[in-house]
RNA sequence: CAUCGCAUAUGGCACACCCGGCGUGAGCCGGGGUCGCAAAGGUACGGGACCCCUCGGGUCCGCCGGCCCACGGAA
Numbered sequence: 001c002a003u004c005g006c007a008u009a010u011g012g013c014a015c016a017c018c019c020g021g022c023g024u025g026a027g028c029c030g031g032g033g034u035c036g037c038a039a040a041g042g043u044a045c046g047g048g049a050c051c052c053c054u055c056g057g058g059u060c061c062g063c064c065g066g067c068c069c070a071c072g073g074a075a
Stems, first nucleotide, its partner, number of pairs: 012037002017032006035062001041068003045065003048060005
């Protein structure tokens, strides 16, 4: 330096659901909430699922994988 990640510490995120708003919709934004998460950070690159003003265009990375960034740092 790279890979893996036990324990510990500082913390972080926020499922479902509720409220308000946006969108045809999947869903997204803000607030509450806290099921869980060591990448539940990012990226729509591949697969997959979903939507539609359907043959095209979108949505979801907390579905799986790739790539990029990253706290702590036993073996």